[in-house]
């Protein structure tokens, strides 16, 4: 100086927030959904996973 491992702290995992827990990336990256196609159009989901709130959508009752 460089290049691998390992510990803190940090950030990340397709729209909100708290709790656990997995994953993954660290000066730069994790990461920025899916599908068709004649570049127009078409679907899913507030989570990485469980869970609660918040909003959104459907249906039933007052």
């Nucleotide at each position: 100086u460089u290049c691998g491992a390992u510990u803190c702290c940090g950030g990340g995992g397709a729209u909100g927030g708290g709790g656990u827990c997995c994953c993954c990336c660290u000066c730069g990256a994790a990461c920025c959904g899916c599908c068709u196609g004649u570049c127009a159009g078409g679907c899913u989901g507030a989570u990485g996973a469980c869970u609660c709130c918040u909003g959104c959508c459907g249906g039933c009752c007052c």
Molecule: Fluoride riboswitch aptamer (crcB RNA motif)
Organism: Pseudomonadota bacterium